[in-house]
RNA sequence: GAAACCAGUGAAGCGCCAGGUCCGCGGCCACACCGGCCACGGAUGACGAGGCGGGGGCAGUAUCGAAACACUCGGCGGAUGGCCCCCCGGCAUGCACAGUCGUCAGGCAGCGGCCAAACCAGCACGGGCAACCGGCUGACAGAUCCGCUCCCACGUGCGAAG
Numbered sequence: 001g002a003a004a005c006c007a008g009u010g011a012a013g014c015g016c017c018a019g020g021u022c023c024g025c026g027g028c029c030a031c032a033c034c035g036g037c038c039a040c041g042g043a044u045g046a047c048g049a050g051g052c053g054g055g056g057g058c059a060g061u062a063u064c065g066a067a068a069c070a071c072u073c074g075g076c077g078g079a080u081g082g083c084c085c086c087c088c089g090g091c092a093u094g095c096a097c098a099g100u101c102g103u104c105a106g107g108c109a110g111c112g113g114c115c116a117a118a119c120c121a122g123c124a125c126g127g128g129c130a131a132c133c134g135g136c137u138g139a140c141a142g143a144u145c146c147g148c149u150c151c152c153a154c155g156u157g158c159g160a161a162g
Stems, first nucleotide, its partner, number of pairs: 014077004019073001020044005026038004047065003053087006088102004094158004106152002109149005120138004125134003
């Protein structure tokens, strides 16, 4: 000094990069100009909202919109989504079973309400030769969620007390 291994930190719309594209540099080819190929190094490669009771299993393009010349092309891994099982808990006062949900702890629908970042524009702004990256200011969603209304569900058995 390196590799492997171990441990730790950070992140969960999160991480990564072998293809593509772009930049720099060198070489080769072509050359009136435009250019082509290769090596090396670098840049880019999903914008936020929402989402987690504990454990196990299965599958794997796991909700919502914004943006739009490849910044969101392409690929890989993961993931709070889905289904099944067990446990814990709420609805619901002891026990059992069934149902539904997850601690703001029923479901469908209608109406209303709250809410974003990037892109973009601006800046005598910062970093980089550049591709490009970052900072500040300004706008706009849908779902979840919240409120109201309608409908559906809120069970069965046993026990206790009166």
GlmS glucosamine-6-phosphate activated ribozyme aptamer from a Dehalococcoidia bacterium, 162 nucleotides, folded computationally. The sequence was found by an Rfam model in a public genome assembly. Its Rfam family is "glmS glucosamine-6-phosphate activated ribozyme aptamer". The literature on the family includes a 2006 paper in Biochemistry by Hampel and Tinsley, "Evidence for preorganization of the glmS ribozyme ligand binding pocket". The family's RNA type in Rfam is riboswitch. Rfam links the family to the GO terms catalytic activity and regulation of gene expression. Lineage of the source: Bacteria > Bacillati > Chloroflexota > Dehalococcoidia.